Notes
A computed fold for an 88-nucleotide RNA from Desulfofundulus thermobenzoicus, annotated as c-di-GMP-I riboswitch aptamer. It matches the Rfam family "c-di-GMP-I riboswitch aptamer". Its family is annotated with cyclic-di-GMP binding in the Gene Ontology. The sequence is in RNAcentral, with records from Rfam.
RNA sequence: UGUCGGGUUGGGCAAACCGGGCGAAAGCCCGGGACGCUAAAGCCAUGGGUCUACGGUCCGGAAGGGCUAUGAUCGCCAGGCUGAAACG
Repeated sequence: UGUCGGGUUGGGCAAACCGGGCGAAAGCCCGGGACGCUAAAGCCAUGGGUCUACGGUCCGGAAGGGCUAUGAUCGCCAGGCUGAAACG
């Protein structure tokens, strides 16, 4: 120095809700705030699940309804990547 194990003692992240903004929506961003999480509640949408349906399509006289992801969710699961002192 690298790899594997280990996981310190500082801490770190931030649900609901509120305000502002983006979006058709789901949801996301910023600020406040903490339900929880704790070496991955850090990152990645690769597989599955879940949510939404602008657009497309079908039914309908119409209102409207059904289906559908290219949209969203990593704080749903799995997988991948990065990651932390002493000590061995």